RNA sequence: GGGCGUAUAGUGUAGUCUGGAUAUCACCUCGGCCUUCUAAGCCGAUAACCGGGGUUCGAAUCCCCGUACGCCCGCCA
Numbered sequence: 001g002g003g004c005g006u007a008u009a010g011u012g013u014a015g016u017c018u019g020g021a022u023a024u025c026a027c028c029u030c031g032g033c034c035u036u037c038u039a040a041g042c043c044g045a046u047a048a049c050c051g052g053g054g055u056u057c058g059a060a061u062c063c064c065c066g067u068a069c070g071c072c073c074g075c076c077a
Base pairs, nucleotide, nucleotide: 001073002072003071004070005069006068007067010027011026012025020057029045030044031043032042033041050066051065052064053063054062
């Protein structure tokens, strides 16, 4: 230098292919229930689409550029 892949709450993760309103689930955290107490269990709540642009009535999703990380190839030494 070239090619490919990944990026979503504090953590992990589904959804992306085939666009559809308020983004899934688990853990963590907070509140409540239960319990003699704690743990466990049950109920509820908070919190996220890497950045920018484009297309579209509508973008996590499609397109372009960039950033970070990973893999492969090439070049120099």